The RNA shown here (transfer RNA) has 74 nucleotides and comes from an SAR116 cluster bacterium. The sequence is in RNAcentral, with records from ENA. The prediction has a mean pLDDT of 83. Rfam family: tRNA. Gene Ontology term of the family: triplet codon-amino acid adaptor activity. The organism belongs to Puniceispirillales (SeqCode), within Bacteria.
């Protein structure tokens, strides 16, 4: 340089055109003499831009990370 494939909640991870969701973590509450532990409820998330479309995590451009294959390098 070229070619792939990944980026969603603080962590891992779902959802592939129709309400973004789990699970640990957090955060109130109840329980206890306190603490953990248990149980309720809760609050937070689609890498940044643009485009399709009624509608977009999803398609499609493009910009940055991350990772991997290939070429070059006398």
């Nucleotide at each position: 340089g070229c070619c792939c494939g990944c980026u969603u909640a603080g962590u891992u991870a779902a959802a592939u055109g129709g309400u973004a969701u789990a699970a640990c973590a957090g955060g109130u509450c109840a329980u206890u003499c306190g603490u953990a532990a248990u149980g309720a409820c809760u609050a937070g998330u689609u890498g940044g831009g643009g485009g399709u479309u009624c509608g977009a995590u999803u398609c499609c451009c493009u910009c940055a990370g991350c990772g991997g294959g290939c070429a070059c390098c006398a």